The RNA shown here (Bacterial RNase P class A) has 468 nucleotides and comes from an uncultured Pirellulales bacterium.
[in-house]
RNA sequence: GGAGUGGGCUGGACGGCCGCUGGCCGCGCGGAGUUUGGUCGCCAUAUCGACCCGAUGAACGCUGCGGCCGGAGGAAAGUCCGGGCGCCGCAGGACAGGGUGGUGGGUAAUGCCCACCGACCGCGAGGUCAGGGAAAGUGCAACAGAAAGCAGACCGCCACGCUGCCCUCCUGCGGGACGACUGUUCCAAAGGGGGCUGCGGGGUAAGGGUGAAACGGUGAGGUAAGAGCUCACCAGCAGGUCGGGUGACCGGCCUGGCUAGGCAAACCCCACCCGGCGCAAGGUCAAAUAGGAAGCAGUCCAGUAGCUGCGGCAAGCGUUGUCGCAGCCCUGGCGCGGAUUGGUCCGGUCCGCUAUCGACUUCCGGGUAGACCGCUCGAGGGGCCGAGCAAUCGGCCUCCCAGAUAAAUGGCCGUCGCCCGGGCGUUAAGCUCGGGCACAGAACCCGGCUUAUAGGCCCACUCCGGGC
Numbered sequence: 001g002g003a004g005u006g007g008g009c010u011g012g013a014c015g016g017c018c019g020c021u022g023g024c025c026g027c028g029c030g031g032a033g034u035u036u037g038g039u040c041g042c043c044a045u046a047u048c049g050a051c052c053c054g055a056u057g058a059a060c061g062c063u064g065c066g067g068c069c070g071g072a073g074g075a076a077a078g079u080c081c082g083g084g085c086g087c088c089g090c091a092g093g094a095c096a097g098g099g100u101g102g103u104g105g106g107u108a109a110u111g112c113c114c115a116c117c118g119a120c121c122g123c124g125a126g127g128u129c130a131g132g133g134a135a136a137g138u139g140c141a142a143c144a145g146a147a148a149g150c151a152g153a154c155c156g157c158c159a160c161g162c163u164g165c166c167c168u169c170c171u172g173c174g175g176g177a178c179g180a181c182u183g184u185u186c187c188a189a190a191g192g193g194g195g196c197u198g199c200g201g202g203g204u205a206a207g208g209g210u211g212a213a214a215c216g217g218u219g220a221g222g223u224a225a226g227a228g229c230u231c232a233c234c235a236g237c238a239g240g241u242c243g244g245g246u247g248a249c250c251g252g253c254c255u256g257g258c259u260a261g262g263c264a265a266a267c268c269c270c271a272c273c274c275g276g277c278g279c280a281a282g283g284u285c286a287a288a289u290a291g292g293a294a295g296c297a298g299u300c301c302a303g304u305a306g307c308u309g310c311g312g313c314a315a316g317c318g319u320u321g322u323c324g325c326a327g328c329c330c331u332g333g334c335g336c337g338g339a340u341u342g343g344u345c346c347g348g349u350c351c352g353c354u355a356u357c358g359a360c361u362u363c364c365g366g367g368u369a370g371a372c373c374g375c376u377c378g379a380g381g382g383g384c385c386g387a388g389c390a391a392u393c394g395g396c397c398u399c400c401c402a403g404a405u406a407a408a409u410g411g412c413c414g415u416c417g418c419c420c421g422g423g424c425g426u427u428a429a430g431c432u433c434g435g436g437c438a439c440a441g442a443a444c445c446c447g448g449c450u451u452a453u454a455g456g457c458c459c460a461c462u463c464c465g466g467g468c
Stems, first nucleotide, its partner, number of pairs: 001464010012416007020071008028062003037052005073439001077450002080448005085278004092346004097274005102116005117131001118129004132269002137267002139263002154208002156204003160200003164196004169192003174187005216234006235259001237256008282373004291364005296358001298357001300333004306328010335353006380399008417437008
């Protein structure tokens, strides 16, 4: 100097004019409450605690005026996750259903973050992983190929049998020729050996072919030819053992059988996690109201201080007490029905069960919908110190940093900054004209992930080239 990897910050600045909004204070305008009054306090409510304000104008209200302090994001987006918070007759258990998937740690929690392990990619800094199980079972894989899960013979190799052919190989019945004597030479039945082609069944999976992938790899021995058939080395698997590590896992030694493809982001198995609905959650005040129809359980027992009626007894004089029975009321149990903030079952709880009634379910129809709270002080921000490889945690100090409700923070002008194009100038510096300046707007809040993003700055590390 160039090319990269990982992380962090920022994301227009200044000035002028006009405008919007939350809180506090002051003024102005309105406004007069009484014991369950008013104000303040407490996280909040209160009948609790403190105080007793106010016609010298309280509380409270204002779309009036002024002053002070504040007013969108790193993603506010997607609504993919996790929570806080709120509500729900126990919200319990199981099944179904859903989610996650190496190990350890962090966190309120997660499917997130950090570190590590393993596999793969990269020269490297680093990056990616939907990373448990394929001898529990089921299933899928086009085409090619003989064959794609215990499979398989297309070409090939080997031995055997049969047919045909060949051989300058061996033996050679028999015959001929030559010759000087047991010799030389030629033909040759038949037999043996070897080779080739075809057919048949057998052995084989080493070689070749197909394919992304073919049932371990290399070498040697062995075999009719071959094969882990045997052996050596290597990889893998199983068992034993030793060492390191919290662990996933890594490494060493010994033994053995020789060898157990891919896909689970296929069904499935295993481990762990999961109530539901959601700020249009909920709460207070105000306002208004009109209902109708259908479906449907409807048993029995016991107790009881009460009420009513009947009958008996006692006392006493027109009532009282007591006993029995019945009815009503109340309570409990059994049974039946219903509800249970997604489904089924069990359990628990609550509700209904003599009828002109009825819990609940479903359908049709009508009225009201204004104000306030929730609503912003938080698993909050910043600085320093400590622990930790880190994520993060602890301590001390400091700060308050939007709360709208058709939805506020804007409009215009000027200067500067950055980028692109043109002209002048000299190839510089510079001047001038034109254009552009990202993604993008809270709505209960927070922690993540994902997606979009013009430009600028910083830190650490890697590789290449050059110089000292």